[in-house]
RNA sequence: GAUUUAUAAAGAAGAGGCGAGAGACAGGCUCGGUGACCCUCUGGCAACCUGGAAAAUCCAAGGUGCCAAUUCCUGCCGGUUGAGAGGGUCUCAAUCGGGACUAUAAAUU
Numbered sequence: 001g002a003u004u005u006a007u008a009a010a011g012a013a014g015a016g017g018c019g020a021g022a023g024a025c026a027g028g029c030u031c032g033g034u035g036a037c038c039c040u041c042u043g044g045c046a047a048c049c050u051g052g053a054a055a056a057u058c059c060a061a062g063g064u065g066c067c068a069a070u071u072c073c074u075g076c077c078g079g080u081u082g083a084g085a086g087g088g089u090c091u092c093a094a095u096c097g098g099g100a101c102u103a104u105a106a107a108u109u
Stems, first nucleotide, its partner, number of pairs: 001109008013042005021031003025075004043067003047064003050060004076098010
């Protein structure tokens, strides 16, 4: 790097450094010199692995991970409801479900 499986509406800060963008991508919409993002230290959360208990569940926090906004929303397909046009169906909005993409973990390669 690839594949498979599982999970993603909850949860989680402060300081120092840097200096302009950042939130994967596209369209929105947000955050950002009242210094974001990123890095370091400390702190915390608890998704997976790990350990403990008879154990679904609970506890721990050792390994990864995570600590703005539902994966920030949507992005493809289908159902339902409403509105508009009205010949059929199409367009828009809301909502529900299934996918895809993305992220994380574990196993395999």

SAM riboswitch aptamer (S box leader) from Algoriphagus lacus, 109 nucleotides, folded computationally. The organism belongs to Algoriphagus, within Bacteria. Model confidence (mean pLDDT): 84 of 100. Rfam family: SAM riboswitch aptamer (S box leader). About the family: The SAM riboswitch is found upstream of a number of genes which code for proteins involved in methionine or cysteine biosynthesis in Gram-positive bacteria.